[in-house]
RNA sequence: AGAGUUUGAUUCUGGCUCAGAACGAACGCUGGCGGCGUGCCUAAUACAUGCAAGUCGAACGAGAAAGCUCCUUCGGGAGUGAGUAAAGUGGCGCACGGGUGAGUAACACGUUGGUAAUCUGCCCUGAAGACUGGGACAACCUUUCGAAAGAAAGGCUAAUCCCGGAUGUCAUCAAGGUUUCUGCGGAAACCUUGAAAAAAGGAGGGGGACCUUAGGGCCUCUCGCUUUAGGAUGAGCCUGCGUACCAUUAGCUUGUUGGUGGGGUAAAAGCCUACCAAGGCUGCGAUGGUUAGCUGGUCUGAGAGGAUGAUCAGCCACACUGGAACUGAGACACGGUCCAGACUCCUACGGGAGGCAGCAGUAGGGAAUAUUGGACAAUGGGGGAAACCCUGAUCCAGCGACGCCGCGUGAGUGAUGAAGGCCUUCGGGUCGUAAAGCUCUGUCGGAGGGGAAGAAAUGUGAUGUGGUUAAUACCCAUGUUGCUUGACGGUACCUUCCAAGAAAGCACCGGCUAAUUCCGUGCCAGCAGCCGCGGUAAUACGGGGGGUGCAAGCGUUGUUCGGAAUUACUGGGCGUAAAGCGCAUGUAGGUGGUUUGGUAUGUCGGAUGUGAAAGCCCUCGGCUCAACCGAGGAAGUGCAUCCGAAACUGCUUAGCUAGAGUAUGGGAGAGGGAAGUGGAAUUCCCAGUGUAGAGGUGAAAUUCGUAGAGAUUGGGAGGAAUACCUGUGGCGAAAGCGGCUUCCUGGCCCAAUACUGACACUCAGAUGCGAAAGCGUGGGGAGCAAACAGGAUUAGAUACCCUGGUAGUCCACGCCGUAAACGAUGGGCACUUGGCGUUGGUGGCUUUGACCCCAUCAGUGCCGGAGCUAACGUGUUAAGUGUCCCGCCUGGGGAGUACGGUCGCAAGAUUAAAACUCAAAGAAAUUGACGGGGGCCCGCACAAGCGGUGGAGCAUGUGGUUCAAUUCGAUCAACGCGAAAAACCUUACCUGGGUUUGGCAUCCCUGGACAACCCUAGAAAUAGGUCCUUCUCUUCGGAGACCAGGUGACAGGUGCUGCAUGGCUGUCGUCAGCUCGUGUCGUGAGAUGUUGGGUUAAGUCCCGCAACGAGCGCAACCCCUGCCUUUAGUUGCCAUCAUUAAGUUGGGCACUCUAGAGGGACUACCAGUGUUAAACUGGGGGAAGGUGGGGAUGACGUCAAGUCCUCAUGGCCUUUAUAUCCAGGGCUACACACGUGCUACAAUGGCCGGUACAGAGGGUUAUGCCUUCGGGCUGCAAUACUGUGAAGUGGAGCGAAUCCCAAAAAACCGGUCUCAGUUCGGAUUGGAGUCUGCAACUCGACUCCAUGAAGGUGGAAUCGCUAGUAAUCGUGGAUCAGAACGCCACGGUGAAUACGUUCCCGGGCCUUGUACACACCGCCCGUCACACCAUGAAAGUUAGUUGUACCAGAAGUCGUUGAGCCAACCCUUCGGGGAAGCAGGCGCCCAAGGUAUGAUUGAUGAUUGGGGUGAAGUCGUAACAAGGUA
Repeated sequence: AGAGUUUGAUUCUGGCUCAGAACGAACGCUGGCGGCGUGCCUAAUACAUGCAAGUCGAACGAGAAAGCUCCUUCGGGAGUGAGUAAAGUGGCGCACGGGUGAGUAACACGUUGGUAAUCUGCCCUGAAGACUGGGACAACCUUUCGAAAGAAAGGCUAAUCCCGGAUGUCAUCAAGGUUUCUGCGGAAACCUUGAAAAAAGGAGGGGGACCUUAGGGCCUCUCGCUUUAGGAUGAGCCUGCGUACCAUUAGCUUGUUGGUGGGGUAAAAGCCUACCAAGGCUGCGAUGGUUAGCUGGUCUGAGAGGAUGAUCAGCCACACUGGAACUGAGACACGGUCCAGACUCCUACGGGAGGCAGCAGUAGGGAAUAUUGGACAAUGGGGGAAACCCUGAUCCAGCGACGCCGCGUGAGUGAUGAAGGCCUUCGGGUCGUAAAGCUCUGUCGGAGGGGAAGAAAUGUGAUGUGGUUAAUACCCAUGUUGCUUGACGGUACCUUCCAAGAAAGCACCGGCUAAUUCCGUGCCAGCAGCCGCGGUAAUACGGGGGGUGCAAGCGUUGUUCGGAAUUACUGGGCGUAAAGCGCAUGUAGGUGGUUUGGUAUGUCGGAUGUGAAAGCCCUCGGCUCAACCGAGGAAGUGCAUCCGAAACUGCUUAGCUAGAGUAUGGGAGAGGGAAGUGGAAUUCCCAGUGUAGAGGUGAAAUUCGUAGAGAUUGGGAGGAAUACCUGUGGCGAAAGCGGCUUCCUGGCCCAAUACUGACACUCAGAUGCGAAAGCGUGGGGAGCAAACAGGAUUAGAUACCCUGGUAGUCCACGCCGUAAACGAUGGGCACUUGGCGUUGGUGGCUUUGACCCCAUCAGUGCCGGAGCUAACGUGUUAAGUGUCCCGCCUGGGGAGUACGGUCGCAAGAUUAAAACUCAAAGAAAUUGACGGGGGCCCGCACAAGCGGUGGAGCAUGUGGUUCAAUUCGAUCAACGCGAAAAACCUUACCUGGGUUUGGCAUCCCUGGACAACCCUAGAAAUAGGUCCUUCUCUUCGGAGACCAGGUGACAGGUGCUGCAUGGCUGUCGUCAGCUCGUGUCGUGAGAUGUUGGGUUAAGUCCCGCAACGAGCGCAACCCCUGCCUUUAGUUGCCAUCAUUAAGUUGGGCACUCUAGAGGGACUACCAGUGUUAAACUGGGGGAAGGUGGGGAUGACGUCAAGUCCUCAUGGCCUUUAUAUCCAGGGCUACACACGUGCUACAAUGGCCGGUACAGAGGGUUAUGCCUUCGGGCUGCAAUACUGUGAAGUGGAGCGAAUCCCAAAAAACCGGUCUCAGUUCGGAUUGGAGUCUGCAACUCGACUCCAUGAAGGUGGAAUCGCUAGUAAUCGUGGAUCAGAACGCCACGGUGAAUACGUUCCCGGGCCUUGUACACACCGCCCGUCACACCAUGAAAGUUAGUUGUACCAGAAGUCGUUGAGCCAACCCUUCGGGGAAGCAGGCGCCCAAGGUAUGAUUGAUGAUUGGGGUGAAGUCGUAACAAGGUA
């Protein structure tokens, strides 16, 4: 510090996710030790049991027992225990310490001040004092009640208990005065006078004199007591600032705000009360609701921030729930009291008891959190003079890897790289120096031994010094010294011995992200943080091997911050991505021109105080290190006070004129309102003329019209809108505004001067305006026209089209308040290069004048520079650069929806969520593809022609069906295709019969030549038997080839996967395209080049051009053919000579021909057109002319195209079978459908007879077998003979330009047939044959005789062909024993037509749109049906919280009363009375409770609404292309 994820790719926007750190954690797997920390986050739920606050006899009275000892009359007594225990009075403490976070949004907390408005026990310092009397109540005793808890009555008694009087330094109060301070309200100090107000001289130690009741008085010391001043500490109250969310909470308040009197408190105050006034708070968020203890700090972060508030520390609040007071220095009191309530327990049913949010512990809850431990040794606290007691505070121990830190699980050496595992290309690699083995060490562990620090005090003994005192006593202070105290714990630590001995796991390995292989599985099982893996070769699932990371831990889950600049103060945006209010006026608020003086609010500097400690940071130190701990420092950005500065800001004073405004004179305008008025047109009505149609459409129909339409002429009515002018012209804030005239009225612009003197800008809330549609009331209604009706279209057509047609559109008044209200661009001001228009002014020049031109102000447009922008674009009318103010945004969907509020007559508007769901949604641009977008161009693509197919019969292939099997593959680009040959074989299929190392390959062992022939069984394969015993080489050991048998490795597979592959092929397409290097442009994908203007068959060539070049394609080079030359003449040829039946022979090589080498054609020449080019058009010459004709040749790529059944090959499957052998059958089936062909339907013909003319190819001997070495076998076969014929017999010749196939046919000549199912056509069937072959039944071809079907030119549709082509005619070949109408090849005869590119199909280039990229066979919308999920409404039901009104009123304070009761003081006649008080009564206040009525939140609810999600449901096709109606 970033990364993954939207796309075919790109840039951006934007969300989601990850890597980091942390934790009071939990869960899974695993687990050796120690140190230091830490441990109910949930039920502030309920609690058994034990402990957690007592102490003081030196304040007081009283006072046991057991035990032991002694005595005894045996009943008991005495002493001791012991002035002890236990209890009581009294004092102090119990308000600390400890727990928890329920409540609390508040002066609760933090921080700063104030208290001149206050208190403070114990403690410290100082001053003064403590005199004299009196009274009671516990304990105890007696009685009574009660189950108990406990209570009542009577009697006795002490005090540091209570009370009266005295004294009064100081303090308090009142009156008067002086000084000082002040925040101006008061406060402090001092002086005088007056008033009222205190105590315990108690306890203990010691003691010389004196007294004595022997205790003591008295003296002294210590502690205690009273008054008071001060300090310290603690507390109360007030205050500025800070302190969560919701405005779908906007108004709240009656003790409320203030005053006066009174009361009350330690203390100010409506704190309380009576009266008076009517205030107080609030958009800088009152009131209400929700949530929450606050802080130091903690976690994170670069920081600013964000989150958090365990442990430790400060503050607050609470103590079962609610209320209340008492005591006290302090409480409205965790282990106190009273009352009410809920709960639990006891009960004799009458009544009582209790409060773990103290420490342990229990139940419950929960994912989850410990021992009913030890000790007061240390630190601290309470009491005490002290010893000491108490202390679940605390210190320790126990449990938990809960966290942090440290240590270990060994070290060295060791290569046959052991065994074994895993992988393998079978060679090896890896685990791996790892192990074993050898040599060591001893942390830790076990055993033995030693053994701390933490302890200082206090007390006491001894001994000094000082103080006090009458005192050398006591006591106090301070030294020295002895003794005394350790829970942890025989722990830490040290040492000896033993022995590598007991001690490694967890997660991950597709990318992010370090680390890969095999097997299993087969969209299953499963994984997953995001993207995503898994459908038979999974580095992603599960296991194994290996590796990576961390390590006594490792992962997962949860939470927080970070990354996230993804709420943006630091540090974001708003034309199109989310985002500018529809527009204006304007309040609060924010901001604000220029000069001077003052001030000092903000601002800046310095100083002081504070900002607790701990923590963080730095330095040093202590535990062996570290964690941890100690000491010191720094920091603490804050607050307060004081001093200073005065530029800027604010405030204030006095000015200025550049902003703003006013006045004067001009100007333009569909600016607004009202009234009036004109013409054109539509419709309707009346009348005339006139006759059959009109209207409407793609085409029609509905409709109107013979009752007279439409057309035309004249007249009239009525409503609405204002042609031309008209213009990216004008005006207005926007919405919007259009005939003309008049009236009323707003704003704007220009020019020149004068005046005011900052009066300005923006604007939350508020107010006004605001298209169309819609609503209300009343008018009006010509045209147009939702709804509606009809006609068409259509599969349907609730649409588009047509005919009608009502609201509405118009007017008046009133609502509504929204629009893609758009420039998708808020307003103001300033600044920043330009060009060209246009509107309205003004000035200049000029003119008779209108123009033109120049300058300037104000508008309104186009283009474009810098800059900006993701790009597109914008660009002085900014989206540039600044500044001020307002509004708005924060992923998509749910949703601008629900609920609530406000507005509205309604429709609805406005404000505006959540649950849930997805990993995207989106912007701009790029390359393609596509379009029922456009332009240009090509092709037998259409058109123009010729001939077919589709109809018939047959052949053949396919589908389907059938079958035991009808083997398999093949969509345009399969279908006379693979198959250039299915009777057996082929053959892969079926049935049946056999074989199992196999028909074939390699290795091993044994035996042997093998083979052939014959017999038997069988359908054959095969089995059994007979016969035969003979290979080559040799170093004689054996080796090699071959055959048979055996063993296992293996063979074999036309079994699967063409979606694992190679190779080959098809197709687009013989279309003209496809790319690269360098450069340039662009952030980039990419573009340019390759586009443009011409031209071509062509990205062919030329020109231009930020491109310049190049490659694969095109063309050419290659082959055949067309002309010529030359070379060569046998088997070819024959002009001349001879000859023959015949080029038969002699002769010749001129010609033809053959086959070698060359030439020839290149737009070369001429003319025109064209840009002077490329090229095109025409012409000459030429055998041939613009690629002469034909062939071979197929760019980058597309289709997961075809082929595992040509071949090769990975993987899988099979191995007495999916292999292999044999026989038979099948591939040849047959209601049917399709493709490709053949033959026809006839006279341009059929039949008969005769006569001509081709080209190319094939056959036999390079090879093979036999051989007597002559030759023979398999071929084509002439001639001859036989047969009607297919053929047969015999057989010359031929290994070839020599022989044969071989007859070419159409054609031509002659004859016949005469339009008919025929002398057309030949299917089908019967009979008889021929040939091939082991074999023609299933299932061959051919021949002869006989038979003589359909068919009379073929619907919709569709195919081929542009010249030696179509059409037509025959010929040959491959395959092959035989078997073509197919295929391949050959020649003969030999046409018609092409105006042209509108349309159909396909293709190329450019451009445009796109929501497509699996690319239109694309994408995608809505209803319905089904399942699930969350949510709204709902008659209601239910639970909580809360307001108001009323009732009620416990305990208690206060007030009042107090006839009952009453020790202290006063009076007294001693009876009593008074004062003070108590009980009781009454009253105010008030908790729980109750009634009524609201508000609000949640749960639930038949039914219902929409929403979301869900591989293959239904209906349509709304959107994306002009998406087929933009």
Molecule: small-subunit ribosomal RNA
Organism: metagenome